[in-house]
RNA sequence: GCCUGAAGAACGCUGAAUUCCCCUGAGGAAGCGGGGGACCCACUCGACCGGGGUGAAUCCACCGCCGGCCGGCCUUUUAACAGGGCGCGGCGGGCAGUGGUAGGGUCACUUUUCGACCCGAACCCGUCAGCUAACCUCGUAAGCGUGGAAGAGGUCAGGC
Numbered sequence: 001g002c003c004u005g006a007a008g009a010a011c012g013c014u015g016a017a018u019u020c021c022c023c024u025g026a027g028g029a030a031g032c033g034g035g036g037g038a039c040c041c042a043c044u045c046g047a048c049c050g051g052g053g054u055g056a057a058u059c060c061a062c063c064g065c066c067g068g069c070c071g072g073c074c075u076u077u078u079a080a081c082a083g084g085g086c087g088c089g090g091c092g093g094g095c096a097g098u099g100g101u102a103g104g105g106u107c108a109c110u111u112u113u114c115g116a117c118c119c120g121a122a123c124c125c126g127u128c129a130g131c132u133a134a135c136c137u138c139g140u141a142a143g144c145g146u147g148g149a150a151g152a153g154g155u156c157a158g159g160c
Base pairs, nucleotide, nucleotide: 001160002159003158004157005156006155011145012144013143014142018030019029020028021027031140032139033138034137035136036135041130050128051125052124053123054122059100060099061098062097064095065094066093068091069090070089071088072086073085074084075083103119104118105117106116107115109153110152111151112150113149114148
């Protein structure tokens, strides 16, 4: 250099969530991840329903329920206010459901294309935080089991 073959279960996936040390115990370190925090820059009113963070997990429509504000109508009242009623009209809020969606993941070396299958949550801070060097501080869990094709580039094995 050429030809042929192989590719995953003491393995793989989501995730920052792994490795090492020491130990009587609380732990310690590295790595990875998050938050707070200057100048500069950015923002700068008011109200409604404060605001903010981790995360891919946002947003829209329909529909059902709950209650709020404005106007109108009815009733009470000497009149007005107040009170009660009406969903009659409008505005916007919360919760649940359905459908979609910004966005995210897997299809077992990397990557491109096609195709397929999924997720599109949950939690936290507590009236407070834009960015942010120094600095300060926190986490290192939990839960699972996918394996289609083609091109290019690699890895390993055998042969020439």

About this RNA
This is a predicted structure of a 160-nucleotide RNA (c-di-AMP riboswitch aptamer (ydaO/yuaA leader)) from a Bacillota bacterium. The sequence was found by an Rfam model in a public genome assembly. Of the family's consensus pairs, 96% are formed in the model.